[in-house]
RNA sequence: UAAGAUAAAGCCAAACCUGCCGUGAGGUGGGGACGGAAAGUCACGGGUCUUAUCUUCAAUUCCUUCAAGAGAUCGCCGGGCUGCCAGAA
Numbered sequence: 001u002a003a004g005a006u007a008a009a010g011c012c013a014a015a016c017c018u019g020c021c022g023u024g025a026g027g028u029g030g031g032g033a034c035g036g037a038a039a040g041u042c043a044c045g046g047g048u049c050u051u052a053u054c055u056u057c058a059a060u061u062c063c064u065u066c067a068a069g070a071g072a073u074c075g076c077c078g079g080g081c082u083g084c085c086a087g088a089a
Stems, first nucleotide, its partner, number of pairs: 001089001004085001011036002016031006034075001040081003044078003047073005055068002058065002
């Protein structure tokens, strides 16, 4: 320096159960580990998902549907910023 090891010190914690919050996607505390080398962080690009009530657009059989707006997800992919350990070489 850093390819990431049948190493080591620590770290995070899927599903599921459960308290709380939210309309919802989902978030969060506790339990729990499928996994993770950025599963740290930023919704910046794409993807996926939600949208009770309200607003706007379009369609409509006036029941409703679609889109926008508004949100969720960084443990979907890419990108930005930061970062632990570290044998052999």